[in-house]
RNAcentral holds the sequence, with entries from ENA. A computed fold for a 74-nucleotide RNA from a Gemmatimonadales bacterium, annotated as transfer RNA.
RNA sequence: GGCCCCUUAGCUCAGACGGUCAGAGCGCCGGUCUGAUACACCGGAGGUCCGAGGCUCAACUCCUCGAGGGUCCA
Numbered sequence: 001g002g003c004c005c006c007u008u009a010g011c012u013c014a015g016a017c018g019g020u021c022a023g024a025g026c027g028c029c030g031g032u033c034u035g036a037u038a039c040a041c042c043g044g045a046g047g048u049c050c051g052a053g054g055c056u057c058a059a060c061u062c063c064u065c066g067a068g069g070g071u072c073c074a
Base pairs, nucleotide, nucleotide: 001073002072004070005069006068007067010026011025012024013023019057028044029043030042031041032040050066051065052064053063054062
């Protein structure tokens, strides 16, 4: 330098075929339980979906450019 892939909650990741309120597990906070802790159960907080622009009635999802990371080739 070239091809391809990834970027969504504190962490690991779904969602990608455009249309409901953006979700799960773990973690965190509170409650029930216990002498107390752990486990278990119940509830809750937490996201400008990497950035900008475009198409569209409507974009996490499609297109373009850019940023960061990874595999392969040279």
Rfam family: tRNA. Its family is annotated with triplet codon-amino acid adaptor activity in the Gene Ontology. The prediction has a mean pLDDT of 81. Taxonomically the source falls in Gemmatimonadales (Bacteria, Pseudomonadati, Gemmatimonadota, Gemmatimonadia).